RNA sequence: AGAUAGAGGCGCAACCGAUAUUAGUAGUCUUUGGCUUGAAGUGUCUAGCGCAAGACAAUGCCAAGGCAAAAGGAGAGGUUGCCGAAGUGGUGUGUUGCGCAAGCAUUGCUGGGCUUAUGGAUAACAUCCAUAAGACUGUCGCUAACGCGGAGUGCUAUUGGAU
Numbered sequence: 001a002g003a004u005a006g007a008g009g010c011g012c013a014a015c016c017g018a019u020a021u022u023a024g025u026a027g028u029c030u031u032u033g034g035c036u037u038g039a040a041g042u043g044u045c046u047a048g049c050g051c052a053a054g055a056c057a058a059u060g061c062c063a064a065g066g067c068a069a070a071a072g073g074a075g076a077g078g079u080u081g082c083c084g085a086a087g088u089g090g091u092g093u094g095u096u097g098c099g100c101a102a103g104c105a106u107u108g109c110u111g112g113g114c115u116u117a118u119g120g121a122u123a124a125c126a127u128c129c130a131u132a133a134g135a136c137u138g139u140c141g142c143u144a145a146c147g148c149g150g151a152g153u154g155c156u157a158u159u160g161g162a163u
Stems, first nucleotide, its partner, number of pairs: 002159005009083001011082006019074001027067001029066007042057005048100004086110008111137002114134008139150004
């Protein structure tokens, strides 16, 4: 060198799921009233999403009532796997036609969580992502000390071969 095992703590990720929000919103549901006779739009399927294409289905618009969702995202909790855990940028791949995404490979950045600000996503001052700042914290190095500095391709322990 390599191999094995560990540590950081509101530690990381995935899954489950009662609950809140979405929302008294959408609604090709229903009642009443009004305008109107419009072919343009709507819904479902093909495929994770959108557009196009194709097939099938129904059918106008407005107002006031009644009834009344869902998907995505989400804090507490539980289970599982773990400590480049994970997140993110680039490139390639990923496709019925085009675009995007999940996933996979490769490469770069970030030790970690928190707070604040800015920008983006989102219905959302919930939450997530990026950047910056701030103190805190773990680790190693320097210093008499106060303190300062570095990065996880690191640090600690055991083993282990070479020089």